[in-house]
RNA sequence: GGGCGGUUAGUUCAGUAGGAGAACAUCUGCUUGACACGCAGAAGGUCGUAGGUGCGAUUCCUACACCGCCCACCA
Numbered sequence: 001g002g003g004c005g006g007u008u009a010g011u012u013c014a015g016u017a018g019g020a021g022a023a024c025a026u027c028u029g030c031u032u033g034a035c036a037c038g039c040a041g042a043a044g045g046u047c048g049u050a051g052g053u054g055c056g057a058u059u060c061c062u063a064c065a066c067c068g069c070c071c072a073c074c075a
Base pairs, nucleotide, nucleotide: 001071002070003069004068005067006066007065010024011023012022013021019055026042027041028040029039030038048064049063050062051061052060
């Protein structure tokens, strides 16, 4: 330098006809003598960054950043 994959909640990850979710964790309540477990509920996201298309973009297009793999080049 070239190619491919990845970046989404605190963590691990889903998400293809374009209109953000799960599990765990956290908080509150119930339960218990108390804790744990269990049950119910709640909070939590500029979807890597910037731009484009579009009523609307995690999703489509472009550029860039970071991580991983492969190839090439130099020594």